[in-house]
RNA backbone atom coordinates (compact mmCIF):
# COMPACT_ATOMS: atom_id res chain seq x y z
C1' N A 1 0.00 0.00 0.00
C1' N A 2 -3.84 -3.62 -1.15
C1' N A 3 -7.80 -7.62 -0.21
C1' N A 4 -12.30 -10.26 2.26
C1' N A 5 -19.98 -12.96 2.93
C1' N A 6 -15.53 -7.86 7.15
C1' N A 7 -22.98 -10.22 3.79
C1' N A 8 -28.73 -9.46 3.44
C1' N A 9 -33.71 -9.18 5.23
C1' N A 10 -37.02 -9.25 9.70
C1' N A 11 -38.67 -7.85 14.67
C1' N A 12 -37.34 -4.55 18.36
C1' N A 13 -34.46 -0.98 21.49
C1' N A 14 -31.51 3.54 22.70
C1' N A 15 -32.49 7.81 20.32
C1' N A 16 -35.65 11.34 17.25
C1' N A 17 -39.03 14.94 15.80
C1' N A 18 -44.46 16.85 14.78
C1' N A 19 -47.41 15.94 8.67
C1' N A 20 -51.81 12.89 10.67
C1' N A 21 -54.88 11.25 15.38
C1' N A 22 -55.30 12.51 20.31
C1' N A 23 -53.95 16.22 24.42
C1' N A 24 -53.52 21.35 26.15
C1' N A 25 -54.23 26.68 25.39
C1' N A 26 -56.31 31.03 22.77
C1' N A 27 -59.87 33.00 19.51
C1' N A 28 -64.39 32.65 16.58
C1' N A 29 -69.54 31.16 16.35
C1' N A 30 -76.86 31.91 18.60
C1' N A 31 -74.20 28.87 22.43
C1' N A 32 -71.38 28.12 29.70
C1' N A 33 -69.91 23.50 24.06
C1' N A 34 -68.92 16.03 25.32
C1' N A 35 -69.62 17.66 20.00
C1' N A 36 -67.70 22.65 15.27
C1' N A 37 -63.69 25.85 12.97
C1' N A 38 -58.92 28.53 12.92
C1' N A 39 -54.28 29.30 15.15
C1' N A 40 -50.45 28.01 18.73
C1' N A 41 -47.71 24.38 21.93
C1' N A 42 -43.51 18.35 21.19
C1' N A 43 -39.72 22.44 27.87
C1' N A 44 -47.66 17.21 25.54
C1' N A 45 -46.02 10.80 29.61
C1' N A 46 -49.46 9.42 24.39
C1' N A 47 -51.63 6.64 19.14
C1' N A 48 -49.04 6.44 14.74
C1' N A 49 -44.30 7.54 12.32
C1' N A 50 -38.52 7.66 11.51
C1' N A 51 -34.68 4.72 13.73
C1' N A 52 -28.59 2.54 14.55
C1' N A 53 -21.57 0.27 10.65
C1' N A 54 -19.56 1.02 15.64
C1' N A 55 -27.23 -1.57 20.05
C1' N A 56 -30.29 -6.45 20.93
C1' N A 57 -32.63 -11.00 19.11
C1' N A 58 -34.23 -14.45 15.24
C1' N A 59 -33.86 -15.89 10.07
C1' N A 60 -31.33 -16.52 5.55
C1' N A 61 -26.52 -16.59 3.53
C1' N A 62 -20.94 -17.68 3.89
C1' N A 63 -16.42 -20.80 5.56
C1' N A 64 -14.57 -25.44 7.65
C1' N A 65 -15.68 -30.44 9.25
C1' N A 66 -19.15 -34.51 8.40
C1' N A 67 -21.78 -40.32 4.24
C1' N A 68 -25.79 -37.90 6.45
C1' N A 69 -28.29 -35.76 10.44
C1' N A 70 -25.77 -31.92 12.00
C1' N A 71 -21.57 -29.17 14.58
C1' N A 72 -18.11 -25.07 15.04
C1' N A 73 -16.90 -20.23 13.35
C1' N A 74 -18.89 -15.59 10.99
C1' N A 75 -13.76 -10.89 14.51
C1' N A 76 -12.88 -5.68 15.81
C1' N A 77 -14.81 -0.75 15.68
C1' N A 78 -12.38 6.29 18.47
C1' N A 79 -14.72 9.94 15.16
C1' N A 80 -16.08 15.96 14.07
C1' N A 81 -17.78 20.02 11.25
C1' N A 82 -20.82 20.27 7.01
C1' N A 83 -24.56 18.69 3.67
C1' N A 84 -29.22 15.62 2.23
C1' N A 85 -34.35 13.27 2.61
C1' N A 86 -39.11 13.47 4.70
C1' N A 87 -44.00 17.47 7.78
C1' N A 88 -39.72 17.48 10.87
C1' N A 89 -35.68 15.63 13.54
C1' N A 90 -32.29 11.96 14.83
C1' N A 91 -27.42 7.28 16.85
C1' N A 92 -31.40 7.92 9.50
C1' N A 93 -28.40 8.85 4.53
C1' N A 94 -23.49 10.96 2.44
C1' N A 95 -20.42 7.37 6.02
C1' N A 96 -16.64 1.75 8.84
C1' N A 97 -16.49 9.11 4.90
C1' N A 98 -12.58 13.49 6.49
C1' N A 99 -9.54 13.05 10.56
C1' N A 100 -7.34 10.29 14.78
C1' N A 101 -4.94 5.74 17.09
RNA sequence: CAAAAAGUGAUCUAGGGUUCCGAUGUUGCAAUGAUCAACAUGACUGGACCGAGAGAUGACGGUUCGUAAGAACUACACGGAGGGAUAAAAGCCCGGGAGGU